[in-house]
Context: one part of a larger RNA
RNA sequence: UGACGGGGGCCCCGCACAAGCGGCGGAGCAUGUGGAUUAAUUCGAUGCAACGCGAAGAACCUUACCUGGGCUUGACAUGGACUGGAAACCCGUAGAGAUACGGGCCCCCUUGUGGUCGGUUCACAGGUGGUGCAUGGCUGUCGUCAGCUCGUGUCGUGAGAUGUUGGGUUAAGUCCCGCAACGAGCGCAACCCUCGUUCCAUGUUGCCAGCGCGUAAUGGCGGGGACUCAUGGGAGACUGCCGGGGUCAACUCGGAGGAAGGUGGGGAUGACGUCAAGUCAUCAUGCCCCUUAUGUCCAGGGCUUCACACAUGCUACAAUGGCCGGUACAGAGGGCUGCGAGACCGUGAGGUGGAGCGAAUCCCUUAAAGCCGGUCUCAGUUCGGAUCGGGGUCUGCAACUCGACCCCGUGAAGUCGGAGUCGCUAGUAAUCGCAGAUCAGCAACGGGGCGGUGAAUACGUUCCCGGGCCUUGUACA
Numbered sequence: 001u002g003a004c005g006g007g008g009g010c011c012c013c014g015c016a017c018a019a020g021c022g023g024c025g026g027a028g029c030a031u032g033u034g035g036a037u038u039a040a041u042u043c044g045a046u047g048c049a050a051c052g053c054g055a056a057g058a059a060c061c062u063u064a065c066c067u068g069g070g071c072u073u074g075a076c077a078u079g080g081a082c083u084g085g086a087a088a089c090c091c092g093u094a095g096a097g098a099u100a101c102g103g104g105c106c107c108c109c110u111u112g113u114g115g116u117c118g119g120u121u122c123a124c125a126g127g128u129g130g131u132g133c134a135u136g137g138c139u140g141u142c143g144u145c146a147g148c149u150c151g152u153g154u155c156g157u158g159a160g161a162u163g164u165u166g167g168g169u170u171a172a173g174u175c176c177c178g179c180a181a182c183g184a185g186c187g188c189a190a191c192c193c194u195c196g197u198u199c200c201a202u203g204u205u206g207c208c209a210g211c212g213c214g215u216a217a218u219g220g221c222g223g224g225g226a227c228u229c230a231u232g233g234g235a236g237a238c239u240g241c242c243g244g245g246g247u248c249a250a251c252u253c254g255g256a257g258g259a260a261g262g263u264g265g266g267g268a269u270g271a272c273g274u275c276a277a278g279u280c281a282u283c284a285u286g287c288c289c290c291u292u293a294u295g296u297c298c299a300g301g302g303c304u305u306c307a308c309a310c311a312u313g314c315u316a317c318a319a320u321g322g323c324c325g326g327u328a329c330a331g332a333g334g335g336c337u338g339c340g341a342g343a344c345c346g347u348g349a350g351g352u353g354g355a356g357c358g359a360a361u362c363c364c365u366u367a368a369a370g371c372c373g374g375u376c377u378c379a380g381u382u383c384g385g386a387u388c389g390g391g392g393u394c395u396g397c398a399a400c401u402c403g404a405c406c407c408c409g410u411g412a413a414g415u416c417g418g419a420g421u422c423g424c425u426a427g428u429a430a431u432c433g434c435a436g437a438u439c440a441g442c443a444a445c446g447g448g449g450c451g452g453u454g455a456a457u458a459c460g461u462u463c464c465c466g467g468g469c470c471u472u473g474u475a476c477a
Base pairs, nucleotide, nucleotide: 001477002476003474004473005472007471008470009469011468012467013466014465016461017460020424021423022422023421024420027315028314029313030312031311032310033309034308035306036305043054044053065301066300067299068298069297070296071295074124078123079122080121081120082119083118084117085116089104090103091102092101093100094099107115108114109112126290127289129288130287131286135284136283137279138278139277140275142273147186148185149184150183151182152181153162154161155160166177167176168175192267193266194265195264197235198234199233200232201231202230203229207224208223211222212221213220238261241255242254243253244252245251304443317417321376322375323374324373325372326371327370333364334363335362338357339356343352344351345350383414388409389408390407391406392405393404394403430453431452432451433450434449
């Protein structure tokens, strides 16, 4: 100087506790993991910070694993030497296929040491093989915590201290005052994006107040720029104003005006560093290892197993509910190998068909909870939907291992969950749907977004956890 203490100041902060609301832990299922199993169940991630994680899509492919069948200058790159004529493609035969054989088709011109392709050969290729404790890059975490340092000066033999401590204040090392310090840098804040108010400009594909036309109806049409909205550019918030407190400083409390008030809400943004944290399987890369195999091609299988254990979710256990009928209101996205309307067929998944649309125009697209009626009356039920049987639809070369969805039947556990434990302070929690990435299809109940409805509670900081500042002890570094 740090680190640590079941030391202190208790000085301060945080959904840390408390006050509340909803969960998890019990059930069924989904997903991940451990374990067990297996020819293989590829590999990595392992307290917080691994476990719906890499994976934003494992039937084949992916795929790295296993079994079997092949290849050896190789599936891929560059160059040299020699040599040949196309190669690709199509058809047939054998085969599980890779592949082999046969046939068809068989290039260009500056006719050469050419391009291009094949064969032989030599250099070499190749490796998701090892080491993340050899590394780069990227990332997690403490933590959006308020800290981490430097120059000069001063003090100390020195390590180092001072500044950065102190008194106030703040979300903040934020600012003010004081002070052997005076300044400065990286962080904080602001500058950036978005939402909330208003003005101006521009009105098509958007809008429709007034005028006119038309329809069963609809901005459908003429037209209009008022309004909504869209796009671009400004204004606006600064403790600016008033009052109280305060060292009359920073600042704080109350008020006015205002769409918004003291950081207006949200996002992006992550200091010096810590954990030999994670990643050699994104990529790059040192060293080591393999080289007729640890490379590479193919078929099938596996990653989807299942006595069990854990983690994260979904659906429930019902009447603030289930079912049936009617009816209302979003936002944000996506669309040409695409989205696919009206119409018709089917109980339905879906099918036929193809208008329109590279889209403020057309389509996905009826949002759902809600509201209005009806029914059920507390029951393992008209709750709940697992499981299983049968029949189908769609994608795809192909749904046996191992897809999703639909219909009929079947109807399991479950009556609110022990010890314990998690999230959340406002348009939040809770609850309700919608769209999209990946994607042929989909195991999505996941993840990242979007809007609808919309609470309760916070006395307070004694205690638990984490963190910041000062101080103290130490046989630790």

A computed fold for a 477-nucleotide part of an RNA from Alloactinosynnema sp. FMA_340, annotated as small-subunit ribosomal RNA, 3' major domain. The organism belongs to Alloactinosynnema, within Bacteria. The full RNA is in RNAcentral, with records from ENA and SILVA.